Predicted 3D model of a 73-nucleotide RNA (transfer RNA) from Haliscomenobacter sp.
[in-house]
RNA sequence: UGCGGGGUAGUUCAGCUGGUAGAACGCGAGGCUCAUAACCUCGUACGCGCCGGUUCAAGUCCGGCCCCCGCCA
Numbered sequence: 001u002g003c004g005g006g007g008u009a010g011u012u013c014a015g016c017u018g019g020u021a022g023a024a025c026g027c028g029a030g031g032c033u034c035a036u037a038a039c040c041u042c043g044u045a046c047g048c049g050c051c052g053g054u055u056c057a058a059g060u061c062c063g064g065c066c067c068c069c070g071c072c073a
Stems, first nucleotide, its partner, number of pairs: 002071006010025004019056001026044006049065005
C1' cells in the first nucleotide's frame, strides 16, 4: 500500500428503516446518618473526527481526507 472494525457528554457505550441525541459511571446540590460510605431525589454535559454532496430533514445515506485498533504482506 491492501482489507476489516471504529471515532457520539469528563469516561465506557447505545442510537433500528433518515424525523428535534440517550443510558450507566463520574461530578454538583439536597435528603438520610453522630459522621462517612451505601441508598433516595433533583440537577449537571452543549458532545456526533474534518470538508463537501443528496434530502423538506443527515449521528445515520454518498464522496474525499485525518486519527485509532486488528489482519495480510
Annotation
The coordinates come from a structure-prediction model, not an experiment, and the mean pLDDT is 81. The RNAcentral record of the sequence draws on ENA.